The prediction has a mean pLDDT of 76. The RNA shown here (Bacterial RNase P class A) has 402 nucleotides and comes from a Bacteroidota bacterium. The sequence was found by an Rfam model in a public genome assembly. Rfam family: Bacterial RNase P class A. Rfam links the family to the GO terms tRNA processing, ribonuclease P activity and dimeric ribonuclease P complex. From the family's description: Ribonuclease P (RNase P) is a ubiquitous endoribonuclease, found in archaea, bacteria and eukarya as well as chloroplasts and mitochondria. Taxonomically the source falls in Bacteroidota (Bacteria, Pseudomonadati).
RNA sequence: CUACAAUACCGGGUUAUCGCUCGCAGCAAUGCGGGAGGAAAGUCCGGACAGCAAAGAGCAGCGCACUACCUAACGGGUAGGUCCUGAUUUAUCAGGAACAGACAGUGCCACAGAAAAUGACCGUCUGGCUGUGGUCUUAGCGUAUCAUGGAGCGAUCCGGCUUCGCUAAGGCUACAACCGGAUAAGGGUGAAAACGUAGUGUAAGAGACUACGGUAUUCAUUGGCAACAAUGAAUACGGGUAAACCUUGCGUGCUGAAAUACCAAGUAUUCGGACGAUUGACGGCGGCUCGCCGGAUGUCCGUGGGUUGGUAGCUCGAGGUGUCGUGUGAACGGCAUCCCAGAUAAAUGAUAACCUCCUGAGCAAUCAGGAACAGGAUCCGGCUUACAGGUAUUGUGGUUUU
Numbered sequence: 001c002u003a004c005a006a007u008a009c010c011g012g013g014u015u016a017u018c019g020c021u022c023g024c025a026g027c028a029a030u031g032c033g034g035g036a037g038g039a040a041a042g043u044c045c046g047g048a049c050a051g052c053a054a055a056g057a058g059c060a061g062c063g064c065a066c067u068a069c070c071u072a073a074c075g076g077g078u079a080g081g082u083c084c085u086g087a088u089u090u091a092u093c094a095g096g097a098a099c100a101g102a103c104a105g106u107g108c109c110a111c112a113g114a115a116a117a118u119g120a121c122c123g124u125c126u127g128g129c130u131g132u133g134g135u136c137u138u139a140g141c142g143u144a145u146c147a148u149g150g151a152g153c154g155a156u157c158c159g160g161c162u163u164c165g166c167u168a169a170g171g172c173u174a175c176a177a178c179c180g181g182a183u184a185a186g187g188g189u190g191a192a193a194a195c196g197u198a199g200u201g202u203a204a205g206a207g208a209c210u211a212c213g214g215u216a217u218u219c220a221u222u223g224g225c226a227a228c229a230a231u232g233a234a235u236a237c238g239g240g241u242a243a244a245c246c247u248u249g250c251g252u253g254c255u256g257a258a259a260u261a262c263c264a265a266g267u268a269u270u271c272g273g274a275c276g277a278u279u280g281a282c283g284g285c286g287g288c289u290c291g292c293c294g295g296a297u298g299u300c301c302g303u304g305g306g307u308u309g310g311u312a313g314c315u316c317g318a319g320g321u322g323u324c325g326u327g328u329g330a331a332c333g334g335c336a337u338c339c340c341a342g343a344u345a346a347a348u349g350a351u352a353a354c355c356u357c358c359u360g361a362g363c364a365a366u367c368a369g370g371a372a373c374a375g376g377a378u379c380c381g382g383c384u385u386a387c388a389g390g391u392a393u394u395g396u397g398g399u400u401u402u
Base pairs, nucleotide, nucleotide: 001398002397003396004395005394006393007392008391009390010389012355013354014353015352016351017350018349020035021034022033023032024031025030037373041384042383044382045381046380047379048378049256050255051254052253056290057289058288059287061252062251063250064249065248066080067079068078069077070076081099082097083096084095085094086093087092088091100247101246105245106244107241108240109239121187122186123183124182125181126180127179128178130176131175132174133173134172135171136170137169138168139167140166141165142164144162149158150157151156195213196212197211198210199209200208214237215236216235217234218233219232220231221230222229223228260312261311262310263309271302272301273300274299275298282294283293284292319338320337321336322335323334324333325332326331356371357370358369359368360367361366
């Protein structure tokens, strides 16, 4: 220097002419003065104010949900705590959080997976039964060799030991199928799998036990107003979900300026239907119940008739500006000064010139076009959303020079 992001602020100016609206002055003509926003918007939240009888209670419903503070109040804001995410300077910065409770109860957890909470698919261990194999023992049969015993003159016969084979029974063991049991170590699925690691232990295993570590709850000490944090001890460790029902705590009446009060004018005690007159319809604080009050040519529903003017509410207010002070801050207090739209089919505008800014063309002089979002309606405090262009600060990236 430039781009982007965040925060804060500004968000067209001057003059002339012609209008509109409100106020004041004036008999009038007319004159003088005021006349949209940071969001006037969305109408999301809170309050002031007004009405519902200047009684109420309970239930239901609704809202809110870390702590302290600010405030008229809030679901807003400020400061802080805890958790999550990202970045790097690993202790800070930035962003986010519907941040009470899942041992009160009920429910739910897609797909995948055996199983989503009384977990057994594979795997590991084990019992029974059957089959097959191995091995050992016993018995029987057969066979072979050597040595040998007995009988016989001899051929030969009888008996025993050993080797091998076959058969049967039994023991041990391995494997396979089937029927059970134990096991949450390992595999695989998932966003999440029954505290993690190592060891002991065991048939195999397991917080079953031990050591170290993690999480939660309770208690104690220290720091802090508090949320909470740190340390220590004890106990527990059978998931998640409350933007599921629900439970707990706190709060909460409803309607909204078309509120509401009044003046003037006009109209039909129209017609039809229902209920009721103290054993009471109906109305009254808005879902229900109780209670209380009113209540008779009454009340409700439909139909028909009239009106569509005005005044107040209405803008002096949790008000604006400046300054001083208190506070980390939101904010609060003192003093000075100012009065700054009030329309009702609804004013706040139009034209011209110059300046400012943006876009396009042009070397330039200059020419042409254009002016963000949007506009009061009882007022105020917030939130959210929209916004051309510009200014300031901070941060990040890039480029150039020293």